[in-house]
């Protein structure tokens, strides 16, 4: 060039039939436990605004199909792997 795999929170990675985004994990942050720290246990943890309980946003970037897209199409980026 040509083929096909991926790109989701700080970090890995679900969410496969289009229907509540982000389960579990690890880190972070307060607690409880200790003289104290480790380990463990419990609670929180995507951004924003604000009347703090709601609203808007948000899945690599942009457009497109739908009531409705992380997911279906197009185009570009960036990255694994095969071919030539």
């Nucleotide at each position: 060039g040509c083929c096909g795999g991926g790109g989701u929170g700080g970090c890995g990675g679900a969410a496969c039939u289009g229907g509540u985004a982000g389960a579990c994990g690890c880190g972070c942050c307060a607690g409880a436990c200790u003289c104290a720290a480790a380990a463990u246990c419990u609670g929180g943890u995507g951004a924003g605004a604000u009347u703090u309980a709601u609203c808007u946003c948000u899945u690599g970037a942009g457009a497109g199909u739908u009531c409705g897209a992380g997911u279906c199409u197009c185009u570009c980026c960036c990255u694994c792997g095969g071919c030539a």

This is a predicted structure of an 84-nucleotide RNA (transfer RNA) from a Patescibacteria group bacterium. It matches the Rfam family "tRNA". Rfam classes the family as a transfer RNA. Lineage of the source: Bacteria > Bacteria candidate phyla.